[in-house]
Context: one part of a larger RNA
RNA sequence: GAGUGAACGCUAGUGGUGUGCAUAACACAUGCAAGUUGAACGAAUACUUUUAAAAAGUAUUAGUAGCGAACGGGUGAGUAAAAUAUGAGAAUUUACUUUAUAGUACAGAAUAAUUAUUGGAAACAAUAACUAAUACUGUAUAGGACAGAUAGUAAAAAAUUUAUUGCUAUAAAAUAAGCUCAUAGAAGAUUAGUUUGUUGGUGCAGAUAAUAGCUUACCAAGACUACAAUCUUUAGCUGGUUUGAGAGAAUGUACAGCCACACUGAAACUUAGAUACGGUUCAGACUUCUAUGGAAGGCAGCAGUGAGGAAUAUUGGACAAUGGGCAAAAGCCUGAUCCAGCGACACCACGUGAAUGAAGAAGGCCUUAGGGUUGUAAAAUUCUUUUAGUAGAAAAGAUAAUGACGGUAUCUACAAAAAAAGUCCCGGCUAACUUCGUGCCAGCAGCCGCGGUAAUACGAAGGGGGCAAGCGUUGCUC
Numbered sequence: 001g002a003g004u005g006a007a008c009g010c011u012a013g014u015g016g017u018g019u020g021c022a023u024a025a026c027a028c029a030u031g032c033a034a035g036u037u038g039a040a041c042g043a044a045u046a047c048u049u050u051u052a053a054a055a056a057g058u059a060u061u062a063g064u065a066g067c068g069a070a071c072g073g074g075u076g077a078g079u080a081a082a083a084u085a086u087g088a089g090a091a092u093u094u095a096c097u098u099u100a101u102a103g104u105a106c107a108g109a110a111u112a113a114u115u116a117u118u119g120g121a122a123a124c125a126a127u128a129a130c131u132a133a134u135a136c137u138g139u140a141u142a143g144g145a146c147a148g149a150u151a152g153u154a155a156a157a158a159a160u161u162u163a164u165u166g167c168u169a170u171a172a173a174a175u176a177a178g179c180u181c182a183u184a185g186a187a188g189a190u191u192a193g194u195u196u197g198u199u200g201g202u203g204c205a206g207a208u209a210a211u212a213g214c215u216u217a218c219c220a221a222g223a224c225u226a227c228a229a230u231c232u233u234u235a236g237c238u239g240g241u242u243u244g245a246g247a248g249a250a251u252g253u254a255c256a257g258c259c260a261c262a263c264u265g266a267a268a269c270u271u272a273g274a275u276a277c278g279g280u281u282c283a284g285a286c287u288u289c290u291a292u293g294g295a296a297g298g299c300a301g302c303a304g305u306g307a308g309g310a311a312u313a314u315u316g317g318a319c320a321a322u323g324g325g326c327a328a329a330a331g332c333c334u335g336a337u338c339c340a341g342c343g344a345c346a347c348c349a350c351g352u353g354a355a356u357g358a359a360g361a362a363g364g365c366c367u368u369a370g371g372g373u374u375g376u377a378a379a380a381u382u383c384u385u386u387u388a389g390u391a392g393a394a395a396a397g398a399u400a401a402u403g404a405c406g407g408u409a410u411c412u413a414c415a416a417a418a419a420a421a422g423u424c425c426c427g428g429c430u431a432a433c434u435u436c437g438u439g440c441c442a443g444c445a446g447c448c449g450c451g452g453u454a455a456u457a458c459g460a461a462g463g464g465g466g467c468a469a470g471c472g473u474u475g476c477u478c
Stems, first nucleotide, its partner, number of pairs: 001478004006474005013350006019343002021308001026306003030303003035067003040064002043061008074261003084184006092177002097173008105139004114129006145153002158165003186233003193224003198221006205215002236258004240251004263284005286297004314340001316339003322336001323334004353383004363374004387419001389414005397405001422467005427448003433462005443450002
């Protein structure tokens, strides 16, 4: 000098764009953050219409069923390699989507809801009866698939407004994911040896979507290591960011990609996909309820609270746009997102007036008492009105329709210089000097150093210099 997710002191007019718990991955009151489908299903409730019973329609919904909930959002604890980045590769899977081909036949048994009874403080649960399906099961069929010894094996689901939407199998595509290898990027030798499924092989072994000691039985005794194994400490990685002429050094906030985690530890279930933040089970710590027999909970989602800290925001609006889930659609949901609010936290832009004005007024300060300086500065005269203010008009963003933002941006009119300047420094480095007070005191200080009676270095005043809605200090990086 440049930079900063900054903090502190003094000060503060406006707007735009960004950005905002770096500390306790500490604990959390309250609300919201993942639902949707009645065009899969039976039913209940309410209303309407017709009627002899009964049926039909509309609306709402708890339940069965389907899809979603594995995305989106948060955090960086762990992790020095099972991660990340780059480049290679072979032994794999992939719901929804697209293309092509072939099908969608015949039967059956239940169960929730509901009703009745019962247990319990509650959470919830038991027994009996009853019912449906695109839920479940069996049989048949198989172009193609699997398997292989040409023996054999495996499928489906219907709905309605009758033309669509589905369902099953196979092949391909797309997308996504899993796996293997190489190279690269921290520190410590005051860590030198480490390892027993460890290293390799065998089994038409098991397991997996798939390769493989991934697991297991047997056999061999290997494997890694001074090019640093093992151990310890620290750390999410990268694109990037900061600085620098560069080489490099430092860093990983925001945005984007990947990874890991979801009170702590472990486990599996479901699924195309999870070992699942707002699912389940077990154990633990903590908190809450309890009728003491038992139950409930997980903000590192968005707000918000306490605590910690030098320090970091609203318990806001809207689904209008973009995107996502479900649905045939209308639509519903969406603290993703878009907006608004708060903070000079950062960057950028603008303003706080302009011209004229010398008897160089008054006042202040200095003085050699003549004057000098503040100073064209003020006053005064003329002019302008950005921004702020008041009033009126008013978008684009989105169109078939729909605007949270918002009566916002913006435009017009009105009045008056009217509402708008500070902060640090002035011994040298370093731009800027005098007087008074103080008297090694009080104090200053980045370094050198000032102060003990004439202090340009302390404190004040006048004057001056720098930057400016900021200025200065502190921390950290180059």

Predicted 3D model of a 478-nucleotide part of an RNA (small-subunit ribosomal RNA, 5' domain) from an uncultured bacterium. It matches the Rfam family "Bacterial small subunit ribosomal RNA". The coordinates come from a structure-prediction model, not an experiment, and the mean pLDDT is 85. The RNAcentral record of the full RNA draws on Greengenes.